This is a predicted structure of a 313-nucleotide RNA (Archaeal signal recognition particle RNA) from an uncultured Archaeoglobaceae archaeon.
RNA sequence: UGGUGGGCUAGGCCGGGGGGUUCGGCGUCCCCUGUAACCCGAAACCGUCGAUACGCGGGGGCCGAAGCCGAUGGAAGGUUCGCAUGUCCACGUAGCUGGAGCAACGGGUUCCGUAGAGUCCUCGUCCUGAAGGACCGGCGGUUACCAUGAAUCCUUCGGAGGAAGGGUUCGUGGUAUUUGUCGGGGGCACCGGCUGAGGCCCGGAAGGGAGCAAGCCUACCCCGAACGUCCGGUGCUUUCAGGGGCACGGGGAGGAGGAAUUCGUUGUUUCAGCUACGCGGAAACAGCGGAUCGACCUGAGGCGCGCCCACCA
Numbered sequence: 001u002g003g004u005g006g007g008c009u010a011g012g013c014c015g016g017g018g019g020g021u022u023c024g025g026c027g028u029c030c031c032c033u034g035u036a037a038c039c040c041g042a043a044a045c046c047g048u049c050g051a052u053a054c055g056c057g058g059g060g061g062c063c064g065a066a067g068c069c070g071a072u073g074g075a076a077g078g079u080u081c082g083c084a085u086g087u088c089c090a091c092g093u094a095g096c097u098g099g100a101g102c103a104a105c106g107g108g109u110u111c112c113g114u115a116g117a118g119u120c121c122u123c124g125u126c127c128u129g130a131a132g133g134a135c136c137g138g139c140g141g142u143u144a145c146c147a148u149g150a151a152u153c154c155u156u157c158g159g160a161g162g163a164a165g166g167g168u169u170c171g172u173g174g175u176a177u178u179u180g181u182c183g184g185g186g187g188c189a190c191c192g193g194c195u196g197a198g199g200c201c202c203g204g205a206a207g208g209g210a211g212c213a214a215g216c217c218u219a220c221c222c223c224g225a226a227c228g229u230c231c232g233g234u235g236c237u238u239u240c241a242g243g244g245g246c247a248c249g250g251g252g253a254g255g256a257g258g259a260a261u262u263c264g265u266u267g268u269u270u271c272a273g274c275u276a277c278g279c280g281g282a283a284a285c286a287g288c289g290g291a292u293c294g295a296c297c298u299g300a301g302g303c304g305c306g307c308c309c310a311c312c313a
Stems, first nucleotide, its partner, number of pairs: 001313008011063004015033005023050005038059004067303003073297002077293007085286002087282003091278022119253007126243008134234005139228002143176015181225006192217004200209003
């Protein structure tokens, strides 16, 4: 100095990458990929670090002076950008298929038709307006004059009762007028009217007056009828004028077809689907291209290769 065996130490290995997250690195999450090959604990309102960031805390195994880093080339895959071939969306054109509607033609079935089909004319049913009627409901009760009576006021006269005249209001009767009339029932206590026995009052008498009961009437109330150049209504109706014309009905003309349904063919309209083409758009998936990162393979080059013991040459 070299070799073989044993021991030791420094050191090495026990994975790496992409996405996401973050100001940024690593980890817990997701994905890809590799090895003969680690374990435990905590961690997304997070853990731990700061371009010397290639996790934090704890434990273990293997190798051991062995190795480590690593240009280049290849490369699974990721990210991103673009394209628009497939794909998807919208529109247009053409074709095909199917459905629906309509028309024409042809066929089938059923029904109507010489007891009169389709068609034509006319009238009505319907609507509008005008003039009436009918029915129903509501509302209404005239005015004037004459006669007469009552109440009340005024004037005059008389010995009392009372008499005469005038005004106002109301009632009754008559006449005329009016739609403004007729019939029935009830009906005011003293304090509406007429009649009013008996009795009462005035008076010499004649006579006159107030007036209970009762009867009649009226005011008033109710019912009915009639009437009304009044008001309103109607499953009603007449006439006239105009409109409408789907359907139905009456009448007339005319004389042989008509209706419904179904099948087929053709045409046309419309809807849906499919196919092809054109134009425009989208970018999730598949595809293509660019950029970039890149597990893994390769390994130019660089760094490192120490100490002790035994034996052999």

Rfam family: Archaeal signal recognition particle RNA. It is annotated as a non-coding RNA gene. On this family, see Wild et al., Curr Opin Struct Biol 2002: "Towards the structure of the mammalian signal recognition particle". Model confidence (mean pLDDT): 77 of 100.